[in-house]
RNA sequence: UUGCCGAGUAGAGGCGCGGGUAAGCAUGAGUACGCCGCGGGAGGCGCGCCGACGCCGACGAACGCUGCGGAAAGGGCUGCCCGCCGAAGCCAUGCGGAAUCGCGGCGACCGCACGGCUGGGCUGUAGGAGAACAUCCUGCAGACUGUCGCUUCGCCCCGCGCGAAGCGGAGCGCUACUCGAUCA
Numbered sequence: 001u002u003g004c005c006g007a008g009u010a011g012a013g014g015c016g017c018g019g020g021u022a023a024g025c026a027u028g029a030g031u032a033c034g035c036c037g038c039g040g041g042a043g044g045c046g047c048g049c050c051g052a053c054g055c056c057g058a059c060g061a062a063c064g065c066u067g068c069g070g071a072a073a074g075g076g077c078u079g080c081c082c083g084c085c086g087a088a089g090c091c092a093u094g095c096g097g098a099a100u101c102g103c104g105g106c107g108a109c110c111g112c113a114c115g116g117c118u119g120g121g122c123u124g125u126a127g128g129a130g131a132a133c134a135u136c137c138u139g140c141a142g143a144c145u146g147u148c149g150c151u152u153c154g155c156c157c158c159g160c161g162c163g164a165a166g167c168g169g170a171g172c173g174c175u176a177c178u179c180g181a182u183c184a
Base pairs, nucleotide, nucleotide: 002184003183005180006179007178008177009176010175011174014085016084017083018082019081020080021079023078024077025076033069034068035067037065038064039063043056044055045054046053047107048106049105050104051103088118089117090116091115093113094112095111096110097109119145120144122142123141124140125139126138127137128136129135147169148168149167150166151165152164153163154162155161
């Protein structure tokens, strides 16, 4: 001095990831729901199912039709802002929250912890969610892309350099720098 190892810091991939927003737009939807009328004839509502409880119902429930009126949420796009590069997402387990001022079980929803999987975006397809080939999630396939390794070729300042092609691996990776210990 270099290499291997450990720790830390800073970065890169690009239609890159996620969040927020008293903002706007489309969809949701002429739907849910309300009222009148007609039919109907005993159930209906409270996130879904079951039980319990409460409320509504022969002064007519569910449901259907005509007419009148008529939303919202989630999700999406755009703008702006914020956090970032296991960004983030998914699966399983456990705990907590919320849900009918109350109770039990399961599920759905929100959050946290531990463990596992996926480098990334795109296209197609299957399944799930959803009103919806909007969008999201997962599996599979395809080419693309970034990174590293191996091989070949070329360039060259002949340096463990640069570029191209082929094959392959995975982010617990890769690049740069700093520190530390042992060995070579």